Context: one part of a larger RNA
Parts: sequence; structure tokens; C1' cells
RNA sequence: GGCACACGGUGGAUGCCUUGGCAUCGAGAGCCGAUGAAGGACGUUGGAGCCUGCGAUAAGCCCUGGGGAGUUGGCAACCGAGCUGUGAUCCGGGGGUGUCCGAAUGGGGAAACCCAGCUGGAGUCAUGUCCAGUUACCCACAUCUGAAUAAAAUAGGGUGUGUGGAGGGAACGUGGGGAAGUGAAACAUCUCAGUACCCAUAGGAAGAGAAAACAAAAGUGAUUCCGAGAGUAGUGGCGAGCGAAAUCGGAUGAGGCUAAACCAUGUGCGUGUGAUACCCGGCAGGGGUUGCGCAUGUGGGGUCGUGGGAGCAUUCAUGUCCGUCUGCCGGCGGAUGAGACAGUAAGAAAACCAAAGUGAAGUCCAAGUCCAUUGGAAAGUGGCGCCGUAGAGGGUGAUAGCCCCGUAAGUGUAAGCUUUGGUCUGUCGAGUGAUUUCCCAAGUAACACGGAACUCCUGAAAUUCCGUGUGAAUCUGGCGGGACCACCCGUUAAGCCUAAAUACUUCUCGAUGACCGAUAGCGGACUAGUACCGUGAGGGAAAGGUGAAAAGUACCCCUGGCGGGGAGUGAAAUAGUACCUGAAACCGUGUGCCU
Repeated sequence: GGCACACGGUGGAUGCCUUGGCAUCGAGAGCCGAUGAAGGACGUUGGAGCCUGCGAUAAGCCCUGGGGAGUUGGCAACCGAGCUGUGAUCCGGGGGUGUCCGAAUGGGGAAACCCAGCUGGAGUCAUGUCCAGUUACCCACAUCUGAAUAAAAUAGGGUGUGUGGAGGGAACGUGGGGAAGUGAAACAUCUCAGUACCCAUAGGAAGAGAAAACAAAAGUGAUUCCGAGAGUAGUGGCGAGCGAAAUCGGAUGAGGCUAAACCAUGUGCGUGUGAUACCCGGCAGGGGUUGCGCAUGUGGGGUCGUGGGAGCAUUCAUGUCCGUCUGCCGGCGGAUGAGACAGUAAGAAAACCAAAGUGAAGUCCAAGUCCAUUGGAAAGUGGCGCCGUAGAGGGUGAUAGCCCCGUAAGUGUAAGCUUUGGUCUGUCGAGUGAUUUCCCAAGUAACACGGAACUCCUGAAAUUCCGUGUGAAUCUGGCGGGACCACCCGUUAAGCCUAAAUACUUCUCGAUGACCGAUAGCGGACUAGUACCGUGAGGGAAAGGUGAAAAGUACCCCUGGCGGGGAGUGAAAUAGUACCUGAAACCGUGUGCCU
């Protein structure tokens, strides 16, 4: 020096464990904010630090419901001083306080700081000082003013009012912009893809939505979502690829309001005339600009595609009262009663009562600690019992239905919510005829050109939507049925609203897993978005386990200490806060063999 064996050191693999994650399902909730949010800074407990809570009333204050014996949050003991059956701590509901920054909003600013004005108050002889409130901008409305321009008007300015706006939020929605890597085995049309990303903006969902729709000789009857139709019909350097609809089966189910014609009325402008127009009709009387046209506002009316409505004519029906210049007749309008219908989800809109259900914190909850045995310890093993609408699960010194917490079943209230009924609120004549008059959404439809969306890459290219230009008709009208024309069929654009079925999960509760088990599972089981790195945007760790219980080694010895030897605890100390198990590399000690 090598090999072998034994015993150690180092190291932290493996096994076992789980406080933490991951995924899915069900239910709830689906916004917060100038009454100052989200997120922070700084403080705050008798005692240093971090986390949690809270805000100078600062681990808390008040009221109220629950609960019933200890308690002053956690790491985390110890000491001190307290509270508590006059009900504490604790768990819900409501209120109060709530420094400073932050949309940040009195002005400024290098966030958590600096400096003010005004009103009221405290204090001072007075000033300084302190406290409370108020003072940003935009918008809407009201009101006072008010130029260019004589008046009027407008712009502008002031004041007041507003639970108006501003900012934040994981995904989902709608709209405006909008790539490239890639594929086409290269690449340019094409694809990726209207994706990623950016911006704006809304809601608990959004968007869409009551046929100018589909269809095809038969019919359907708003929208949305799912399954099929179907990788079909199509489209496509007819390459790569892209890719419907009708229809059928389901989920849900809901339909409404205007514009216009016409009537009444208000305002402004224009116009008319002296007895014409007009004042509901007839006759008689009376009035005297009340008229007409245009523009605009309000109330009534009206809302449809077997076309509808207005106007005109006409039939039937309603009790009372009032009005319509006066009288009579007729007509018309309004109020009220009765009856009918409908309703707070769209359309007008609010409150109350009753019943039922749901509903925060809760409550109740059966049956062995029987005998023997192993063990440190019984829940194990053997024996004898019991409960079960409860043998889900967790804990307890090893594996417990009957030890503890629970579990099954039952029970319970405030606010709120849901349903039903009532009070309540709202609306209300029904037809027929003639097709003679009027209306039925205009810089719209359509067309030309330039683009885009549709399965549809401009094609024979309909349909839909933008830009520029041109520019209709009103039911004997218009649009569509894939160029276009005819016939036929469907439908009625150019106004608006609309629940549900659908999407998503920051958040709350419950449950589940042929999901992980500390190099895994979230980056993060632990002081984690921490330490650390970077000017910054940003990047981003490592790190779990004594034991059943600290019983965490009194006392003695060596030592400056660390550490160790006895003694003691414990089942175990080769379980000693470098702590379960403790592999390998690596480093030793002893013995044997070889050189």
C1' cells in the first nucleotide's frame, strides 16, 4: 500500500408520516369606491422581534342574539398586574372610533411628507400654537349675470343643489385596433387567426331577440345553448387547409312599447280681414280675431301582414253627475259606481298585513372503559355483553361502532330572501260597410365605385356591414326566396325594451379523488413573493419530523469554553433541541491475509 471482515465518523438517500398543495363536483355569492375603495406606511399589548387583529377610544369601545367556565391572540415560555355566575374569554348581527398615503380631491411633492386660506372653538396680556369643519376637476339641473354686435340671443363667468362621474377587480362579455414564429415539407394568394396582444366599456352575467326569417307546392313560427345533420353541401396556388345551413331530438320558454295619420292644447314666426273666416250639427239668437299656414313641445289616439290604423257612414249596449257661448233636439268629452282583466321582470308604480318555507352564530345526540393476557402504554389477542335512522371521519401512550370530538335522525332564531293570498295599483265598449281621402320610420332603401363579414380567396355572386357619390316609392307600395326576368310563395326594413335556458370563479361553505407526499405537490407545508440579485421592468430560492408526555439530563468529575465521563429521566438516549429511520460516495480504527 492492497484485499476481506468487524466497528465507527461524515452524509442525508430510502421507508413511514402530514400541517400544505392539485383537480373535480354541488350549493351560495357575484361587485367595492368621494359616507374616501383596492393596496399600503407608521403606530398599537406591562416586558425586544415577527405574524394576526386593531387605529391616538388602537389584540380593542357600545347595543343586541348565542354560549356557560375559565380567561388576558400565535411563535412562546416566564414574571407582573388584572377580568369572570351582577355571565368574562369566545361565536354571530348592528353601531361607534378609524393617524398618514393612495382615484387622493385646499396648494405643492422625491407616496406615507411640506405649506396654506376661510368659519367656529381652546389657550395667551398679545403673537406664535392647538382642535373641529370646509376649500380639486368634470358633468347635469336651477339661478344671477353677460361680450364680439344697437337690442335680443349666444359664447363666457359666478352661486347653489346632486348617495352624479373619476379609481380598483381573477375569469367570463361586447366593441375598436391587430401581429408573427408556424403550416403549405421552399414561398408570395392562403394558413396560423380575427388567435396572441393593446385600448375602451358593461354586467352578475353580457350579447342576441319577437321575421322586410326559413322553407318549397308540404309547412314552421322571437332569441340563446346542447346533441345529431357533418367533416356533409361548399370553398380552396381546387394545394395546405377552411367549413356551414335547412331539418330532427332536447334545455328554457314571454312577449311588449313607440313614430306617423287624426283630435285637443301651449309657445314662436308669418299671414288674413272689418263682417268674411271661426266658435260641434240643425233652427233662432249671441260673441268678435278667438282663424289659417309653418316650426316645436305636451296630452289623447295608434302599432299591424288572414295588411293595419286614421278619417267617413252605420248598428247594438252603460246607472248617476258635470262640461261643450245661450234655448230645444241629437252628438261628443270627462268624473264616479258596478263588473271584467292585468300587475311591480320588460311596460306606470309604492307600501302594508297574514301564512308557509329558507335562513348567521347554535342545540340535542344511543351503546363496555367488563374479565384475562402481551406490552412502557391496549384501541391488539382470547372470553362475555350492548347500540345502530348513528359501522363517515378524526383523536386518545399500537389497530376503539359502545373513551373524547363527532356522525344518523331531530330541533332553533334576528335581519334578509322566496312563494301564496289579501289590502293596494293600473287598464277597459263591441261590431259592420265603402274601398273614395290620409298615414304606415329618408339623405333611408337601391345603384355605381372602393373595402369587409358570411362555407363563399370576385367568382355567374345573391345576402349582410362600412366609406365616397348619386338618390326612390307608401299597399295598384316595398323587400326576399343565391346573377337577372316572369309566375308563385314568404314577409313588412330604415325606432326601442325584454326574464329563462348559456359563459366564468377573485371569493364563501360542503364533498370527492386508481391526485402529490418535502428534488414531489402551488414558486411558497417553515419569517415566501421572504432572503438574495438587478438602476429598473423584472428574476427569485433553500429550509418539515426528539418523545406518548420535556419527563429537555438535579448532583459529581475533566475543561477557559465547546464537548465529554458518571448519575438520573424514559420502553428506547447509537431518541440528547447537531434529535425518527439513517443507504452510498468519502474518512478512519481494529483484526486477518498478501506484497